[in-house]
């Protein structure tokens, strides 16, 4: 120089807070004990688990991905390669499919941005210092980009028109590789410039919403049924009969307040061995490490030093991205 990993002030004391265990009270509570934020808990950008709803299968629309192989629960992530670019090198970067399916675009400059004659060169006609017609992509000029490069043959001038070398192309052939691809032989004079982080085409994948998901118990209220009781009151009615409502209790439906579950034992963590280049997988042993619901994780003191960054859980994991003082370790 380059690449990667680790750590995230340390130790002790006092008071306080949270859930848990044990004991005592047993309605709150009290005592004791061990435990109590992160590498990003963040952004909420991808992927999965879980839950409810939807769903035979297929298609349209929409979205995502895009060299090859592998890892994985899955991924837009990771690992190993290939190709191309950068670096003397270790190493590193790349939204890296398709431009003869179609459409579109290519500012300015330039004659022309796709099959192109402005200047130039060559030929011809008219003619006089030019005009017109034709040929020519070798030269000039413009541009990010101009129709393979270069040398020769050739020609009126030229031109892959032809030849050598270089480059290019070739679902085919030979060799290596699982493959991307690499090497070689042979063939083709070489055809339609670029852009798909423009529409599009092709292949693969994707149902929707999210823990305020969702579930259980369930006061009160409401509704339904039954029983009891008085035939009291009220409505309908001129009156009687009749009918409806009002009471108490029980059961049921439903689910509000409230309580509980979901909630933290999990694609877990630590150590070790084995397989693999690696991502990762497997075996054995050990271990339990926040779980609230107005939401705990704080304050003070002492000692030490290199004087301490970014920042704080809220269903859980795997990634990505972003923020981050100092220190330590390792490969090349």
């Nucleotide at each position: 120089g380059u690449c990667g990993g680790g750590u995230a002030u340390a130790c002790g004391g006092u008071c306080g807070c949270g859930g848990c265990a044990u004991g005592c009270g047993c309605a709150u509570g009290c005592a004791u004990g061990a435990c109590g934020a992160g590498g990003a808990a963040a952004g909420u950008c991808c992927g999965g688990g879980c839950u409810u709803c939807a769903a035979a299968g297929g298609g349209c629309a929409g979205g995502a991905u895009g060299c090859c192989g592998g890892a994985u629960a899955a991924c837009g992530u990771c690992c190993g390669g290939c190709a191309g670019g950068g670096g003397u090198a270790a190493c590193u970067c790349u939204c890296g499919g398709g431009a003869u399916a179609g459409c579109g675009c290519a500012a300015c400059a330039g004659a022309a941005a796709a099959g192109a004659a402005c200047c130039g060169c060559c030929g011809g006609u008219c003619a006089u210092u030019g005009a017109c017609c034709g040929g020519u992509a070798a030269g000039g000029g413009u541009g990010a980009a101009a129709a393979g490069g270069c040398a020769g043959u050739g020609u009126a001038a030229g031109a892959g028109a032809c030849u050598a070398c270089c480059g290019c192309u070739g679902a085919g052939c030979c060799c290596g590789g699982u493959a991307a691809c690499g090497g070689g032989a042979c063939a083709g004079g070489c055809a339609g410039u670029g852009c798909a982080a423009g529409c599009c085409c092709c292949a693969u994948c994707c149902g929707a919403a999210g823990c305020a998901a969702g579930g259980u118990c369930a006061a009160g209220u409401a509704c339904g049924a039954g029983a009891c009781g008085a035939u009291a009151c009220a409505g309908c009615g001129g009156c009687c009969c009749g009918u409806u409502g009002u009471g108490u209790c029980u059961c049921g439906u439903g689910g509000u307040a409230g309580a509980c579950c979901g909630c933290u034992u999990g694609a877990g963590c630590u150590g070790u061995c084995c397989g693999g280049c690696a991502a990762c997988g497997g075996g054995c042993a050990g271990u339990c490490u926040a779980g609230a619901c107005a939401g705990a994780u704080g304050a003070c003191c002492g000692u030490a030093c290199a004087c301490g960054a970014c920042a704080g859980a809220a269903c859980c994991c795997g990634g990505c991205u972003u923020a981050c003082a100092g220190c330590c370790c390792g490969g090349c």

Predicted 3D model of a 332-nucleotide RNA (Bacterial RNase P class A) from a bovine gut metagenome. The RNAcentral record of the sequence draws on MGnify. Its Rfam family is "Bacterial RNase P class A". Rfam classes the family as a ribozyme. Rfam's curators write: Ribonuclease P (RNase P) is a ubiquitous endoribonuclease, found in archaea, bacteria and eukarya as well as chloroplasts and mitochondria. RNAcentral records the identical sequence in 2 taxa.